[in-house]
Context: one part of a larger RNA
Molecule: small-subunit ribosomal RNA, central domain
Organism: uncultured bacterium
């Protein structure tokens, strides 16, 4: 210089766009910066190293050889580059279809609970492991009518679909993004990946203005108990919801970074597509996901296994004893709360 590694030991960013940068499909000419060979030239002498001679040996003295440069020129042109011309197998577009809880406005609806009126109607009613606080003769539970308002959307329901993750579930309408598939035309490397940037990101939490049916931290009370600042039970406020603005954090998980390639089989399933005879079913083939099993092969082992953790190639990020510590300082960012970068002394 090389050389290790990140499902569970310590390591994959929560997710995506994308800039430098890094890599980068056939086939061709040109050139000749890297690149590799070859050629002359030259890189004193002396020392080092080979091998010989001389001083009786060494040391030292000498002959002849080797080696030595990111050196000049020249010559070659596989590979890399760089210019240019062509190409279609990557990647894209245009046209026709498919599926879907993808996203966003808006407007509709039925069940159910809680309130409220108002009939029926009486002594209890909730609730527990028992019970009690609590609610009811001022008429409650029940039970029929009817009004109100919230807030979730029963069954379909599926290792089922969608979405880059977060995440999406009544129903109509509107505006939208994607994905996958068919038959051709078209672009002609336009690609991959991505330090810095820049967006999106659960639940909580914050700010300003709404709303509050249920539920329900904080708080009261009864219980329980040796206590009981818990678990149980009555209330019962922050919030939960909407809108605008923050906040950037999660066992943000498939604890598994994006992308191309290749490498036994079976066997579900969702969306297409072709074919079997034609429409339905129903088989067969092939594709794009989603599941379950195995072979080879990897693994410490569990186990992964065409959706890899198997073979490989390109490109970020990330770890390097255990605690101290994701902490102090500083920065940066946020009203806050805190994030987010990131130490060492001491210590085992």
């Nucleotide at each position: 210089c090389u050389g290790g590694g990140c499902g569970u030991a310590a390591a994959g960013a929560g997710c995506g766009c994308g800039u430098a940068g890094g890599u980068u499909g056939a086939c061709g000419u040109a050139c000749a910066a890297g690149u590799u060979g070859g050629a002359u030239g030259u890189g004193a002498a002396a020392g080092c190293c080979c091998u010989g001679g001389g001083c009786u040996c060494a040391a030292c003295c000498u002959g002849g050889g080797a080696u030595g440069g990111u050196c000049a020129u020249c010559c070659a042109g596989a590979c890399u580059g760089u210019a240019u011309g062509u190409c279609u197998a990557g990647a894209g577009u245009a046209c026709g279809g498919u599926a879907g809880a993808g996203g966003g406005a808006a407007g509709u609806g039925g069940a159910a609970u809680u309130u409220c009126c108002g009939g029926u109607g009486u002594a209890g009613c909730g609730g527990u492991g028992a019970g009690a606080u609590g609610c009811g003769u001022a008429g409650a539970u029940a039970u029929c009518g009817g009004a109100a308002g919230g807030a979730a959307c029963a069954c379909c329901a599926g290792u089922g679909g969608c979405g880059a993750a977060g995440g999406c579930g009544a129903c109509u309408u509107c505006c939208u993004g994607g994905a996958c598939u068919g038959a051709u035309a078209c672009u002609g490397a336009c690609a991959c990946u991505g330090a810095g940037g820049c967006g999106c990101g659960a639940a909580a939490g914050c700010g300003u203005g709404g709303g509050u049916a249920g539920c329900a931290a904080a708080c009261a009370g009864g219980a329980u108990u040796a206590g009981a600042u818990a678990c149980c039970c009555u209330g019962g406020u922050a919030g939960u919801c909407c809108a605008c603005g923050c906040c950037g954090u999660a066992a943000a998980c498939g604890a598994u970074g994006a992308g191309a390639a290749c490498u036994a089989g079976c066997u579900g399933u969702u969306g297409g597509a072709u074919g079997a005879a034609u429409a339905a079913a129903u088989c067969a083939u092939u594709u794009a996901g989603u599941g379950g099993c195995g072979c080879a092969g990897c693994u410490a082992a569990c186990g992964c296994a065409u959706u890899a953790a198997g073979u490989u190639c390109u490109c970020c990020g990330c770890c390097u004893g255990g605690g101290g510590a994701g902490u102090a300082c500083g920065g940066c960012c946020g009203c806050a709360a805190g994030g987010u970068u990131a130490a060492a002394a001491c210590u085992c």